About this RNA: This is a predicted structure of a 73-nucleotide RNA (transfer RNA) from Camelus ferus. Its Rfam family is "tRNA". The family's RNA type in Rfam is transfer RNA. The prediction has a mean pLDDT of 82. The sequence is in RNAcentral, with records from Rfam.

RNA sequence: GAGGGUAUAGCUCAGUGGUAAGAGCACAUGCUUAGCAUGCAUGAGGUCAUGGGUUUGACCCCCAGUACCUCCA
Numbered sequence: 001g002a003g004g005g006u007a008u009a010g011c012u013c014a015g016u017g018g019u020a021a022g023a024g025c026a027c028a029u030g031c032u033u034a035g036c037a038u039g040c041a042u043g044a045g046g047u048c049a050u051g052g053g054u055u056u057g058a059c060c061c062c063c064a065g066u067a068c069c070u071c072c073a
Base pairs, nucleotide, nucleotide: 001072003070004069005068006067007066010025011024012023013022018056027043028042029041030040031039050064051063052062053061
């Protein structure tokens, strides 16, 4: 330098263009316990990495650029 891939909650990851974006773990509160752990219930937490574009409508499609991984040279 060329190609491919990834970027969504604190972490690991889902999400086939259709309108309020989800799970597990973690966290908080309550119940349970003499007290922990476990279990149950509830809750908080998101600029869908960034900037544009297409569309009636975008996490999803297109473009640019950033970071990381991989591969070729």